[in-house]
RNA sequence: UCCUCGAUAGCUCAACGGUAGAGCAUCCGGCUGUUAACCGGCGGGUUGUAGGUUCGAAUCCUACUCGAGGAG
Numbered sequence: 001u002c003c004u005c006g007a008u009a010g011c012u013c014a015a016c017g018g019u020a021g022a023g024c025a026u027c028c029g030g031c032u033g034u035u036a037a038c039c040g041g042c043g044g045g046u047u048g049u050a051g052g053u054u055c056g057a058a059u060c061c062u063a064c065u066c067g068a069g070g071a072g
């Protein structure tokens, strides 16, 4: 320098171009003599950054940043 993959909740990860979700964790409640375990529930998001396309973008296009791998 070039190529490929990735960046979404505190963490690990989903999500045909049409309301952004799950598990775990936190918090609240139930159960229990108490704790743990188990059960139920709430909250939590500038979808890496900036533009473009589109009636509509996490999703498509471009550039950049960061991370992983590869080629020279």
Base pairs, nucleotide, nucleotide: 001071002070003069004068005067006066007065010024011023012022013021018055027041028040029039030038048064049063050062051061052060